SAM riboswitch aptamer (S box leader) from Marinithermofilum abyssi, 105 nucleotides, folded computationally. Of the family's consensus pairs, 97% are formed in the model.

RNA sequence: UUCUUAUCCAGAGCGACGGAGGGACUGGCCCGAUGAUGUCGCGGCAACCACCCGGUUGAGGGAAUGGUGCCAAUUCCUGCAGGGGAGAGCCCUGAAAGAUGAGAA
Numbered sequence: 001u002u003c004u005u006a007u008c009c010a011g012a013g014c015g016a017c018g019g020a021g022g023g024a025c026u027g028g029c030c031c032g033a034u035g036a037u038g039u040c041g042c043g044g045c046a047a048c049c050a051c052c053c054g055g056u057u058g059a060g061g062g063a064a065u066g067g068u069g070c071c072a073a074u075u076c077c078u079g080c081a082g083g084g085g086a087g088a089g090c091c092c093u094g095a096a097a098g099a100u101g102a103g104a105a
Stems, first nucleotide, its partner, number of pairs: 001105008013042005021031003025079001027077002043071003048067003051062003075097001080094005
């Protein structure tokens, strides 16, 4: 990097450094010199994998030691298709895209 698969309306911030854009992309809408994004330290959340129970291939349950992950806004909303609605606004469903875990090449 690609493929397979599961999940994505819950949850969890302080300090230091640094100094301009950032929230993947589009259009919106937001965040940001009252210092964002990012990096580091500490703290925390969660429970995917390892681990324990379950009659040792399962459903389910447990713990938080290890490997990841995460700690503005539902993946912030949206894009494509379909449906509800007289219609605009709006609402619902499924894809696509993206993120993360696990496995494989």